[in-house]
The RNA shown here (transfer RNA) has 74 nucleotides and comes from Parcubacteria group bacterium Greene1014_15. Model confidence (mean pLDDT): 81 of 100. The sequence was found in a public genome assembly.
RNA sequence: GGGCGUUUAGCUCAGUUGGUUAGAGCGUUCGCUUCACACGCGAGAGGUCACAGAUUCGAGUUCUGUAACGCCCA
Numbered sequence: 001g002g003g004c005g006u007u008u009a010g011c012u013c014a015g016u017u018g019g020u021u022a023g024a025g026c027g028u029u030c031g032c033u034u035c036a037c038a039c040g041c042g043a044g045a046g047g048u049c050a051c052a053g054a055u056u057c058g059a060g061u062u063c064u065g066u067a068a069c070g071c072c073c074a
Base pairs, nucleotide, nucleotide: 001073002072003071004070005069006068007067010026011025012024013023019057028044029043030042031041032040050066051065052064053063054062
C1' cells in the first nucleotide's frame, strides 16, 4: 500500500425484507423474603446504535467517507 471482517447499555451479544416503543443475559439500584447473609422473586435506572454525510415518507439495517481494533496479501 491492497483486500476482508467487527464497532448496538458498565461487560458479552441478538436485532429477520428498511416500518408498531431499540432488546436479552450478566452486572448495578430499590423492594419482598431472612435474626442476618447468600439463593430466589418483583420493579427500576442505564443507549447520540463508533463519527460525519447521503438516499428515503421512514435508517441500528442501504450507500459514501473517516476512525479504532482484528485477520490475510504484498